Large-subunit ribosomal RNA, domain VI from an Actinomycetota bacterium, 266 nucleotides, folded computationally. The coordinates come from a structure-prediction model, not an experiment, and the mean pLDDT is 90. NCBI's taxonomy places the organism under Bacteria, Bacillati, Actinomycetota.

Context: one part of a larger RNA
RNA sequence: CGCAGGAGGCUUGAGGGGAGCUGUCCCUAGUACGAGAGGACCGGGACGGACGGACCUCUGGUGUGCCAGUUGUCGCGCCAGCGGCACGGCUGGUUAGCCACGUCCGGACGGGAUAAGCGCUGAAGGCAUCUAAGUGCGAAGCCCACCCCGAGAUGAGGCCUCCCACUGGGUCGACCAGGUAAGGCCCCUCGGAGACCACGAGGUCGAUAGGCCGGAGGUGUAAGCACCGCGAGGUGUUGAGCCGACCGGUACUAAUAGGCCGAGGA
Numbered sequence: 001c002g003c004a005g006g007a008g009g010c011u012u013g014a015g016g017g018g019a020g021c022u023g024u025c026c027c028u029a030g031u032a033c034g035a036g037a038g039g040a041c042c043g044g045g046a047c048g049g050a051c052g053g054a055c056c057u058c059u060g061g062u063g064u065g066c067c068a069g070u071u072g073u074c075g076c077g078c079c080a081g082c083g084g085c086a087c088g089g090c091u092g093g094u095u096a097g098c099c100a101c102g103u104c105c106g107g108a109c110g111g112g113a114u115a116a117g118c119g120c121u122g123a124a125g126g127c128a129u130c131u132a133a134g135u136g137c138g139a140a141g142c143c144c145a146c147c148c149c150g151a152g153a154u155g156a157g158g159c160c161u162c163c164c165a166c167u168g169g170g171u172c173g174a175c176c177a178g179g180u181a182a183g184g185c186c187c188c189u190c191g192g193a194g195a196c197c198a199c200g201a202g203g204u205c206g207a208u209a210g211g212c213c214g215g216a217g218g219u220g221u222a223a224g225c226a227c228c229g230c231g232a233g234g235u236g237u238u239g240a241g242c243c244g245a246c247c248g249g250u251a252c253u254a255a256u257a258g259g260c261c262g263a264g265g266a
Stems, first nucleotide, its partner, number of pairs: 001152001005163007015149004021049007033038001051106005059100004066093005071086006110144003117137004164265001166178004183261004187203005208254003211250005217243003224237005
C1' cells in the first nucleotide's frame, strides 16, 4: 500500500515446512519343521541405542553486586571490626535464570491409492491363461492421519461483536479539507517477549517495576557482651547474622499531566 466504510476478537486451510530410524530379550514354543544339530512364520509383551521436541521436580554444570573461610598488602589514628587491590586474589558452598550429563514425551495406531508380487472370474485361442473387458489383496515407500507456519490464497475467505451515516468547500458521483466515533498510537512502568522493531502485562477505577513486609531458598551459629583459658582459642547469647533474580502481600516511590491518528461507505 492492497484486501471497496472504519474497528476489536475468533477462525477456515489453499499451500509450505518438520517428523518418518532401529536393536536386544521374553511369551506363543523348544511348538511347526527336522534323523539330529538346530529352530521359526503369524501374534503379543518388555527393555534399549541414536535422533528430535519440551522442561528444570530430581542429578549435575554455570551462577563476576549471595553467604562463609583464608593469604599478602594498603587504608579507616590504634585494638577490635571493616573496606580496596591482587584472575571473581584464592578456597568451600549456592537462589533464580540459562543449560545437559538430568526428566518427560515423540517416530505410532488407523484409513485411501499403489509397486514388485500373489490371486478371482475370463476370452481372443471349445483347452490353458492374474488381463485383453472386469475384479480382490499387497510395501519402512505415495496421499491422508501427527507437529509447526499459513488469506499478499491479489482467488486477499468465513464468523461474532463494536462505531455510526458528521461539518465545510467543490468543474457538486467517486474529490479536497476539518472535527470526531468505535478503536488505535505516541509517552510512561515493565516482562516468562526481544538485536531494533515486534509481541505480552500494566498506567491511580492501578500490584507494572522499585522499595518495604512476610514466606521460600542459600550460606552456616554475625557483631557486641559475658564466662573459661597465660595464650592461640573455646563456650553461651544463636540455626545466629547476612542474603541477587523466586512465591505472595502492601500504593511508600515511579507509571503524572497530556498529545496525535482514526469511518461517513464509488